[in-house]
């Protein structure tokens, strides 16, 4: 250069055109003689960016960036 494939809360992760799940982390509350452990409530996300289509895009399309990988 061509091609394929991914990009989602501090980190990992699932997920479909209708106000994004769970896990982990963190704060509280419980519990303990105290710490952990189980429990219970919260924080914490412009779904890599930027255009299009729609009534409405994380989803579909197109361009970019960016990380893999295979070719040359």
């Nucleotide at each position: 250069g061509g091609c394929u494939c991914u990009g989602u809360g501090g980190u990992c992760u699932a997920g479909u055109c209708g106000u994004a799940u769970g896990a982990u982390u963190c704060c509280a509350a419980g519990u303990u003689u105290g710490g952990g452990u189980a429990u219970u409530g919260g924080a914490g996300g412009u779904c890599c960016c930027g255009g299009g289509u729609u009534c409405g895009a994380u989803u579909c399309c197109c361009g970019g960036c960016a990380g893999a990988g295979c070719c040359c």